[in-house]
Context: one part of a larger RNA
Molecule: small-subunit ribosomal RNA, 5' domain
Organism: metagenome
RNA sequence: GGAUGAACGCUAGCGGGAGGCUUAAUACAUGCAAGUCGAACGGUAACAUGGAAGCUUGCUUCUGAUGACGAGUGGCGCACGGGUGAGUAACGCGUACACAAUCUACCUAUCACAGGGGGAUAGCCUCGGGAAACUGAGAAUAAUACCCCAUAGUUUUUUCUGUCCGCAUGGAUGGAUUAAUAAAGUUCCGGCGGUGAUAGAUGAGUGUGCGUGCCAUUAGAUAGUUGGUGAGGUAACGGCUCACCAAGUCUGCGAUGACUAGGGGGCGUGAGAGCGUGACCCCCCACACGGGUACUGAGACACGGACCCGACUCCUACGGGAGGCAGCAGUAAGGAAUAUUGGACAAUGGGCGAAAGCCUGAUCCAGCCAUCCCGCGUGAAGGAUGACAGCCCUAUGGGUCGUAAACUUCUUUUAUAUGGGACGAAACGCUUUCAUUUAUGAGAGCCUGACGGUACCAUACGAAUAAGCACCGGCUAAUUCCGUGCCAGCAGCCGCGGUAAUACGGAAGGUGCAAGCGUUAUCC
Numbered sequence: 001g002g003a004u005g006a007a008c009g010c011u012a013g014c015g016g017g018a019g020g021c022u023u024a025a026u027a028c029a030u031g032c033a034a035g036u037c038g039a040a041c042g043g044u045a046a047c048a049u050g051g052a053a054g055c056u057u058g059c060u061u062c063u064g065a066u067g068a069c070g071a072g073u074g075g076c077g078c079a080c081g082g083g084u085g086a087g088u089a090a091c092g093c094g095u096a097c098a099c100a101a102u103c104u105a106c107c108u109a110u111c112a113c114a115g116g117g118g119g120a121u122a123g124c125c126u127c128g129g130g131a132a133a134c135u136g137a138g139a140a141u142a143a144u145a146c147c148c149c150a151u152a153g154u155u156u157u158u159u160c161u162g163u164c165c166g167c168a169u170g171g172a173u174g175g176a177u178u179a180a181u182a183a184a185g186u187u188c189c190g191g192c193g194g195u196g197a198u199a200g201a202u203g204a205g206u207g208u209g210c211g212u213g214c215c216a217u218u219a220g221a222u223a224g225u226u227g228g229u230g231a232g233g234u235a236a237c238g239g240c241u242c243a244c245c246a247a248g249u250c251u252g253c254g255a256u257g258a259c260u261a262g263g264g265g266g267c268g269u270g271a272g273a274g275c276g277u278g279a280c281c282c283c284c285c286a287c288a289c290g291g292g293u294a295c296u297g298a299g300a301c302a303c304g305g306a307c308c309c310g311a312c313u314c315c316u317a318c319g320g321g322a323g324g325c326a327g328c329a330g331u332a333a334g335g336a337a338u339a340u341u342g343g344a345c346a347a348u349g350g351g352c353g354a355a356a357g358c359c360u361g362a363u364c365c366a367g368c369c370a371u372c373c374c375g376c377g378u379g380a381a382g383g384a385u386g387a388c389a390g391c392c393c394u395a396u397g398g399g400u401c402g403u404a405a406a407c408u409u410c411u412u413u414u415a416u417a418u419g420g421g422a423c424g425a426a427a428c429g430c431u432u433u434c435a436u437u438u439a440u441g442a443g444a445g446c447c448u449g450a451c452g453g454u455a456c457c458a459u460a461c462g463a464a465u466a467a468g469c470a471c472c473g474g475c476u477a478a479u480u481c482c483g484u485g486c487c488a489g490c491a492g493c494c495g496c497g498g499u500a501a502u503a504c505g506g507a508a509g510g511u512g513c514a515a516g517c518g519u520u521a522u523c524c
Stems, first nucleotide, its partner, number of pairs: 001524004006520005013376006019369002021334001026332003030329003035076003040073002043069002047067003050063006083287003092212008102204002107200007115149004125138005155180002159176007185192002213259001215257001220250003225247008262284004266277004289310005312323004340366001342365003348362001349360004379410004390400004416460005424451001429446007468513005473494003479508005489496002
């Protein structure tokens, strides 16, 4: 000198863009953050429409008939998105390869198929238990829920055989044989779905080379340990697990142990080499009160799922129950220190749905904070009796503040007031025209804005609404007076102060930066 997720002191006019618990992965009141589908199903608690009945004439009752829809069955989603960095020195990450050892819901393409039957169960109803959470029994019922049979091949299994190829185990492909396994309906008849197979796409899993802190005042470590055979398990290879057999395996090119730490793209600095760092944004990993376990599922060993143990908090009728903000706000605590219990789904994206649409603290916006970066302003031109006051000096005088002020003319950024007023929004949908091939495509019109009456524009008004902070001995730009008298104090280093202090305190003047300026901390 540069830099910062900064803090502190003094000060503070505005706008744009960004950022905002670095500490206690401490504990959490309250609200919200994952639902959706009636075009899968039985239905009808609420609302509305229609119908019927009754009368007190504007109400009551009935009715799933219609729009819809609480609770329930079923499907898809909840493994995404969002948070945090505790753990991890590791194939965790980065990079380059490999899988002849693998899986992949939704999506795309191609081929083939969907025949017949059955028994339940929730909701509802009846009767209970319990303070509650919740739960038991009986009766009856539906499905794209569940089960059985049939059909079946480029699937899987057994045996045999042919061709081609390779990377060691082998791989691809053809034929024969044997056994096993599928399906679901709904409809506004256009479709939307279902099953099997192959391929693609996407996503994931696994292995390996190299790279990736510090301590040798850590030198030996290891029994599932190292290898083999067999079995089990997995989507898949493998001591991954188990039985048996052998005695190996790693290590001075640093094993083992201890300490520290999420990794990378990047970021800061530097001419570079390098050094430091990993906030925001993007990719990967790990975690979800501490620990463990699996279930469901294409995918989890699952932040707002389940079970168990533990700590903590809460309710209780003492028998028993409930909970998990490292989601968004917010609270307490800790701390030098870090924001609103805001608005909207209008846009972008996600889930479900045929769609309308619903949900979305993702997201888009607004609020707070000079925390940072950038921009603008606090006026401009003229004006010397170089005015008065102040301060200083070598003191009837001069210097300085200083073109500064007054005064004259001008401008109106900004502020204030008034009026107008967006882009982001064309898609979906609705109406309609055309092309044609049922459906798709193209065109026209209409509908939709949280931000926001915001940005922006115009008019009016009047210099009107707007400057501080640090320093002035040398380094280092900028000096005099007064006070103090080794005191009070200053200080980054050298050092200053003991009666003429340019170094302390005040003043005047000056210098530097400026809505900031200094100090502290850290890095180069």